[in-house]
């Protein structure tokens, strides 16, 4: 230089083109001699970033970016 993969809560990953969720973790409770386990609830999101297509895009398309693989 070229090809491919991939980016989504702190973290690890879900999500048929139709309200973006789950376990771990934080924060709060319960439980008890304390702690750890264990249960309960909450709260946390510019879905890398500009455009396109759609009635609608995390998803489909371009072009940048960052990571990972491979060819030279």
């Nucleotide at each position: 230089u070229c090809c491919c993969c991939u980016g989504u809560a702190g973290c690890u990953c879900a999500a048929u083109g139709g309200u973006a969720g789950a376990g771990c973790g934080c924060g709060c409770g319960a439980c008890u001699g304390u702690u750890a386990a264990u249960c309960g609830c909450u709260a946390g999101g510019u879905u890398c970033g500009a455009g396109g297509u759609u009635c609608g895009a995390g998803u489909c398309c371009u072009c940048g970016c960052g990571g990972g693989g491979g060819a030279g």